This is a predicted structure of a 1524-nucleotide RNA (small-subunit ribosomal RNA) from an uncultured bacterium. Rfam family: Bacterial small subunit ribosomal RNA. Model confidence (mean pLDDT): 83 of 100. The RNAcentral record of the sequence draws on ENA.
């Protein structure tokens, strides 16, 4: 560089009314030695006590050798002898002989230290990697080279006795070896001496070479060989030793006495304090010694895009371990898993004396546990021991079983088939849909299955017997013979879809939707939430997804998680900058040359086991699984270079730093001095009732003379004006003048040094205020306290006193919201404007202008940033270093630790609980915030209401029943424009059941309707007269009855299922849109701003322009004039005419009436405004700025009213919650409230007299005139279906007269008595008249309504409902005022704005403490346990040592005797135990601390708005509920 290959990054739910950040839960995804819960057909491959290193019954896991030995129990062979049977040479039995083949047990070699288990311990040179040992050893094995000579002596074993229950030992007697000993010989062994080449040569080391001295051995035998001995060298294998990496807690900070090194020694294979004597006093840690807590480590595994994080089962490699704890012997090798000895425990056997034993080997048992398999088969195969083999042994290994516990493969059918079958406790609009080609049926296949045949591979060795090469060893070949698994795998056939589908889940994430049934219940739920009568969240069905012999859950890892950020993270406000400096260690470091190669880079070597991974090939029918190559294992060690950069050393430099010179500024700091205003207090005066405080007020002081005022005095704090986002200091801080002593910064010069620089864990010193300690001061102010208001209380705000305390000294405390909530350096990055210090230049020279360093500020651009907003003084773009965060609560809390006289201070957790807590903006609301506007909202008025009598609604209460709804404003004269019967819906009694109403069906009649009649409380109920139409004569229309189901019927429920009305804010002026534009976005602009309106009206103005719903205007009514029409209206004029009267003829001019115009639009004129909008005032005009009224109600709000106007889902009731009848009840009555009505009287009441409307109504009506009657009415009955008649008299006024201020000639309730009228009926329960009686009240506390002009106020008329019943409601006119100076305040509303923890939106939030439950937890008289250290005592076993008077075979002596060994007994060491303190961990504990958590509990109202006394931090008192 090619080329080939492999890999190659995904989110989502939840905070909020909605946005964004931050943030923390939860998910989907892999994965497992897994369990568990439905369910299950086959094969292949790989795995299987994660808990009790817990306890083991029973079998089996190491033995082998006869070619090392004696020998001969046991088999078999032989050889002798006897005996027996006979079949007379055979069986059979027995004795005898080790003679053969072998051989139990013993002597004797090798092995047993391998293989197999476990993972207790171990934080270790224990493991992994690299190095090193000239500082070691090695049995078996390969190669070499030299031998293997002479001799002794015992001893198992067998025999014979003794002891013992047993185990098993004691003693005699005898014997063998490849056992044991002695001698010889001996080398390149070993060791001493003496020389010395070489070398890293100072010590040192040492080839050679020579002199001494020590040391070997074994025989078997088939005569091929195998062994043995000494040496040397290969090899395997095993020991030490260093680097380096290897888990967490500093609330473990000091640890070490053989400790650390020397020097002698001793001991080992070997080096070493390994051990020992002596010496010296040192090691070792903040790069974490020491203690603690977990932990067997690697190759790997699983995750992961990588880095990295988690694990360490199976397989391989290393290590520890063999019931617990100690020792050693033997060996090449062990302190030994299936050897010994000792102690300890425990189990087991006994004859009680005393023995035995060690599954963490295969298999099992038991126990623990969610949980983990067979007392299987072969040694064929690989592999091991031992043997000369042949073989023996082998729970190592090979295989089998057993479990879906994993991977993987395969089935369980396929194709046709539509009346889209049937059947669904499926749905539904009854039409159909779905389940669905699914199924039946038709055809075809046989993996799998069952029967039946046939069949492997894995076996090559060895051995024999042969043959051929060969000198011998030997090698080559033939043939024979070895298979557990297995008659398996596999291959053929025959039969027939025949043998085989679950499992989870459908609210979102997250893929799938419906009906029932429940009814905050019964349950789900990873998370967010799902259940309160219409549940896609729960049961359960249909139906649907996903995965499938499996599916889910559960429990653990990684991942998503950039949520610990090396890749790759933050610190203004979100959780995080130390309170600020000096500086130790430590990190980083300016410019140039040199020069070293420690970092670095390259290049070559060695290593990084194998498996694993990964790539290609091959094998098993594919896959999984496996075989073989390659590759990578990203490390680590040498080596050779490179020399840019970081580093070392070294030379030089000056710009970083720094010194020195010379300046000015400065509330820097200590330390002494002085001042003057004020305050309090003292004396003296002058003077009199007050003073002083507050919202008002008390308490308090004052006639004993105070505030006040005047002088004069005395104390002790603290420095007005100057004063300034002004000056200095590292912070905290510093403020009246001077004087002294000192620190720092700035500026000018550029003489000096020559990187001396920067930040700084630990450390030092500093640090407000409050608090402590002594000692002093003490005016003022003022914690606590006392009293005095306040209030429900007020341990508080407020007042009045007042002690610590404030100040001095000298010592401590060490902390704040110690704030720019912003660490410190250094560079670098558009500008503009102040002011501070100080030079420079120009200048007209006190001014200004230009520029320049150092401060301190405010605008802004890039840029960053969630947004706010930072912006040369960064929160911008780099560096370098240090602190500091990692969801909220618990909690700055607890325990421990150091500090402190003490309050406290620092460091600093868990357990537990919750899905959040937060940050920035946004929009709304909402405020005892804040600006502007408007409303009969206030105020100015004018009349009422509350007081009283009724009337009449409601609450209540009463009741058989007092039917129901309406409830603040926006229910209460409201539904209801009218309850005696009815209405009605209550209550009681009485009747009916296909019904009182609708539609179908069948049957019977001619009705029906009406008329009587009986009976009933009164509807039902019987009885009687009367009596259709059409017809083609069948019947049919239409109605009564009766019958049979479908179904009628509900003023039952649910206005929170629901239309549709309507009320309410509000007739308020506001509410939205489209395109642009800005902002990540929610959102904003527009719609805001100036002015203007009654108004989002309406100009102007501007990133908006434009619309639309509302506003206004068009409708309708009134006011004025035109015009056309002219009867039932009108009457000027002409005429008639009456007693009057438009009565008549005419007339339509007025009035009126209704139709059509017209008028008004700020159009005009001044003035103000911006030349606008518009606003004043004029002027003409009947009306003037929307002329009055009305009809009309924007997007929304209140889960507002109404299921009883209606309509309507769901539910409920059906001989009744439906229908109907009667009587009764909605009309009660201690009270309470709301609306009225009539009053309380002279602006009046009665008397009489006499004017003047409008709008209306009328045939089941209105009812004139007349005539009774006091009256209501009665009788009448003209006229009128209406501008014609009626209803009808308007009243209030006006004149005229009375009454004289009283409970009245007022008021008119109750009441009696007599009537009228409607009506079927006025008792409960109408209305009205007449005569009578004549009650409260004499103007209404507190409080509270209406009203802005034809209004109020007052007067009276109609009208709808209605048989009759208005003081109510609804129009109608008729008289007809006052007032408004403003918008501070009430109350409602717009707009802007500004706080906010509010969003169900202040009737919001939210704190605390006490009461009650339940959880953890911290202290706690103690009290139990564990564990690892210590002091001391006891000291087994056993090494070593020492002694050894006893003992004793080998050599040496003739012998005594020696030489050497042993038992024995002491001695250091020493495990287990006893024992004392002390310290560390846990469990429990009467009480007891806060602490969390719980629906509606208490008691206040701290905190959010000026949260009503801003808040909040630090600290100190005191209170007892937050809190002050």
């Nucleotide at each position: 560089c090619a080329c080939g290959g492999a890999u190659c990054c995904a989110g989502a739910g939840u905070u909020u009314g909605a946005u964004u950040c931050u943030g923390g839960c939860u998910c989907a995804g892999g994965a497992u030695g897994a369990a568990c819960g439905c369910u299950a057909g086959c094969u292949a491959c790989a795995g299987g006590c994660u808990u009790a290193a817990c306890a083991c019954a029973u079998g089996c896991a190491a033995g082998u050798c006869g070619a090392g030995g004696g020998g001969c129990a046991g088999c078999g062979a032989g050889a002798g002898g006897g005996a027996a049977g006979c079949u007379u040479g055979c069986u059979u039995u027995c004795c005898u002989u080790g003679u053969c083949g072998g051989c139990g047990a013993c002597c004797g070699g090798c092995g047993c230290a391998c293989g197999g288990g476990u993972g207790a311990g171990u934080a270790a040179c224990g493991c992994g990697u690299a190095u090193c040992c000239a500082a070691c050893c090695u049995u078996c094995c390969c190669c070499u080279u030299a031998g293997u000579a002479g001799g002794g002596c015992a001893u198992a074993g067998c025999c014979c006795g003794g002891c013992g229950a047993a185990a098993g030992u004691c003693g005699g007697a005898u014997u063998a070896a490849u056992a044991c000993c002695c001698u010889a010989u001996g080398u390149u062994u070993u060791c001493c001496g003496a020389u010395g080449a070489g070398g890293a040569c100072a010590u040192c080391u040492g080839a050679g070479c020579u002199g001494g001295a020590a040391c070997a051995a074994a025989g078997a035998u088939u005569u091929a060989u195998c062994g043995c001995u000494a040496a040397g060298g290969g090899g395997u294998g095993g020991g030490g030793a260093u680097g380096c990496g290897u888990u967490c807690c500093a609330u473990u900070a000091g640890g070490u006495a053989g400790u650390a090194g020397g020097c002698g020694g001793g001991g080992u294979a070997a080096c070493g304090g390994c051990c020992c004597a002596c010496c010296u006093a040192g090691c070792c840690g903040a790069u974490g010694a020491u203690g603690g807590a977990u932990a067997g480590g690697g190759g790997u595994u699983c995750u992961g895009a990588g880095a990295g994080g988690a694990a360490g089962g199976u397989c391989c490699c290393c290590c520890a371990c063999a019931u617990u704890g100690g020792a050693a012997c033997u060996g090449c090798g062990a302190c030994a898993c299936g050897g010994u000895c000792c102690a300890a425990a425990c189990u087991c056997c006994u004859a009680c004396g005393g023995g035995a034993g060690g599954c963490a080997g295969c298999a099992g048992u038991g126990a623990g546990g969610a949980a983990u398999a067979u007392u299987g088969g072969u040694c064929a195969a690989u592999g091991g021991u031992c043997g000369a083999a042949g073989g023996a042994c082998u729970g190592a290994a090979c295989c089998a079983g057993c479990c879906a516990a994993g991977u993987a493969g395969c089935g369980u059918g396929c194709a046709g088939g539509a009346u889209g079958a049937c059947g669904g406790c499926c749905c539904u609009a009854u039409g159909g849909g779905u389940u669905g080609u699914a199924a039946a049926c038709u055809g075809c296949u046989u993996u799998u299955g069952u029967g039946c045949g046939g069949g492997a591979a894995u076996a090559a060795c060895g051995g024999u017997c042969g043959a051929c090469a060969c000198g011998u060893g030997u090698g080559u070949u033939g043939a024979u013979g070895u298979g557990c698994a297995u008659g398996u795998a596999c291959c053929g056939u025959a039969c027939g879809a025949a043998u085989a589908a679950g499992g989870a889940u459908c609210g979102g994430c997250u893929a799938a939707c419906u009906c029932c049934g429940u009814g905050c219940c019964a349950g789900c739920a990873g998370c967010c939430g799902c259940g309160g009568u219409a549940a896609u969240a729960c049961g359960g069905a249909g139906g649907a997804u996903c995965c499938g012999a499996g599916c889910g859950u559960u429990a653990u890892c990684c991942g998503g998680a950039u949520u610990u950020a090396u890749u790759g993270g933050g610190u203004u406000u979100a959780a995080a900058g130390g309170g600020a400096g000096c500086g130790u260690a430590g990190g980083c470091g300016g410019a140039g040359g040199a020069u070293c190669a420690a970092g670095u880079c390259a290049g070559c070597u060695g290593u990084g086991a194998a498996a694993u991974g990964u790539a290609g090939u091959c094998g098993c029918u594919c896959a999984a699984c496996g075989u073989c190559u390659g590759c990578a294992c990203u490390g680590c060690a040498g080596u050779u270079g490179a020399a840019a950069c970081u580093g070392g050393u070294u030379c030089c430099c000056u710009u970083g730093a720094g010194u020195c010179c010379g300046g000015g500024a400065g509330a820097g700091g200590c330390a002494g001095g002085c001042g003057g205003a004020a305050u309090u207090c003292c004396u003296a005066g002058u003077g009199u009732a007050g003073c002083g405080g507050u919202g008002a007020a008390a308490u308090g002081c004052g006639u004993a003379g105070a505030u006040a005022u005047u002088a004069g005095g005395a104390a002790g704090a603290a420095c007005a004006c100057c004063a300034g986002u002004g000056g200095c200091g590292a912070a905290g801080g510093c403020g009246g003048c001077c004087u002294g002593c000192u620190g720092g910064a700035c500026c000018g010069g550029u003489a000096c040094u020559g990187a001396c620089a920067c930040u700084g864990a630990g450390g030092c010193a500093c640090g407000a205020a409050a608090g402590c300690g002594u000692g002093g001061g003490g005016a003022g102010c003022a914690a606590a306290c006392a009293g005095g208001a306040u209030u429900a209380g007020a341990u508080a705000c407020c007042c009045u006193g007042g002690u610590a305390g404030u100040c001095c000294a000298c010592g401590c405390c060490g902390u704040a919201a110690a704030c720019g909530a912003u660490g410190a350096a250094u560079a670098c990055u558009a500008g503009g404007u102040g002011u501070c210090g100080g030079g420079g230049u120009c200048g007209u020279a006190u001014a200004g202008a230009c520029g320049u360093c150092g401060g301190u500020g405010c605008c802004g651009c890039a840029g960053c940033a969630a947004a706010c907003g930072c912006a040369a003084u960064a929160a911008g773009u780099a560096u370098u270093c240090c602190a500091c965060c990692u969801g909220g609560g618990g909690a700055g809390u607890a325990c421990g630790u150091u500090c402190g006289c003490a309050a406290g201070a620092a460091u600093g957790a868990a357990a537990c609980u919750c899905a959040a807590a937060g940050g920035a903006a946004u929009u709304g609301a909402c405020g005892g915030g804040g600006a502007c506007c408007c409303g009969c909202a206030c105020a100015a008025g004018c009349g009422g209401u509350g007081g009283a009598g009724c009337a009449u609604g409601u609450g209540g209460u009463u009741u058989a029943a007092u039917u129901c709804g309406a409830a603040g404003c926006a229910a209460c004269g409201c539904g209801a424009a009218g309850a005696a019967c009815c209405u009605u819906a209550c209550c009681a009694g009485g009747u009916c059941u296909u019904g009182a109403c609708a539609u179908c069906c069948c049957c019977c009649u001619g009705a029906c309707c009406g008329g009587g009649c009986a009976g009933u409380a009164a509807c039902g109920u019987g009885c009687c007269c009367u009596u259709u139409c059409c017809u083609a004569c069948g019947g049919g229309a239409c109605a009564g009855g009766g019958g049979a189901g479908a179904c009628a019927g509900g003023u039952g429920g649910u206005g929170c299922a629901u239309g549709g009305u309507u009320g309410u804010c509000g007739u308020c002026a506001g509410c939205u849109c489209g395109u642009g534009u800005c902002g990540u976005g929610a959102g904003a602009u527009g719609u805001u701003g100036g002015g203007u309106u009654a108004a989002g009206u309406c100009c102007c103005g501007c990133a908006a322009c434009g619309a639309g719903c509302g506003c206004a205007a068009c409708c309708c009514u009134u006011a004025u004039c035109u015009u056309c029409a002219g009867u039932a209206g009108c009457c000027a004029g002409c005429a008639g005419g009456u007693g009057a009267a438009g009565c008549u003829g005419g007339g339509c001019a007025c009035u009126c009436u209704g139709g059509a115009g017209a008028g008004a639009c700020u159009g005009c004129c001044a003035g103000g405004g911006a030349u606008a909008a518009c606003c004043u005032g004029g002027a003409g005009g009947a009306a003037g700025g929307u002329g009055g009224g009305g009809a009309u109600g924007a997007c929304g709000u209140c889960a507002a009213a109404u299921c009883a106007u209606c309509a309507u889902g769901c539910c409920c009731c059906u001989u009744a919650u439906g229908a109907u009848c009667u009587g009764g009840g909605c009309u009660a009555c201690a009270c309470a409230c709301g609306u009225g009505c009539u009053a309380c009287a002279a602006u009046g009441g009665c008397a009489g007299u006499u004017a003047c409307a409008g709008a209306g109504u009328g045939a089941g009506g209105c009812g004139a005139a007349c005539c009774c009657g006091c009256g209501a009415g009665g009788g009448g009955g003209a006229g009128c279906g209406a501008a014609c008649c009626a209803c009808a008299a308007a009243a209030a006024g006006g004149c005229u007269g009375u009454c004289c201020c009283a409970g009245u000639u007022c008021g008119g309730a109750c009441u009696g008595u007599a009537g009228u009228c409607u009506g079927c009926a006025a008792c409960c329960c109408g209305a009205c008249u007449a005569c009578a009686c004549g009650a409260a009240g004499c103007u209404g506390g507190a409080a509270u309504c209406g009203c802005u002009a034809g209004u109020a106020a007052u007067c009276g008329c109609a009208a709808a409902u209605c048989a009759g019943a208005a003081u109510g409601u609804u129009g109608c006119g008729g008289u007809g005022a006052a007032u408004a100076c403003g918008u501070u305040c009430c109350c409602g509303g717009g707009u802007c704005u500004u706080g906010u923890a509010c969003a169900c939106a202040c009737c919001g939030c939210c704190c605390g403490u006490c009461a009650c439950a339940c959880c953890a937890u911290g202290g706690g008289a103690g009290u139990c346990g564990g564990g690892a250290a210590u002091g001391c005592c006891c000291g087994a076993a056993g090494c070593c040592a020492g002694u050894g008077a006893c003992c004793c075979a080998a050599c040496c002596g003739a012998a005594a005797g020696g030489a050497g060994g042993g038992a024995g007994c002491u001695g250091u060491c020493g495990a287990a135990g006893g024992u004392g303190g002390a310290g560390c961990c846990g469990g429990u504990g009467a009480c007891u601390g806060g602490g969390g958590u719980g629906a509606a509990g208490u008691c206040g109202u701290a905190a959010c708005a000026a949260g009503g006394u801003a808040g909040c931090c630090g600290u100190a008192a005191g209170c007892u509920u937050c809190a002050c």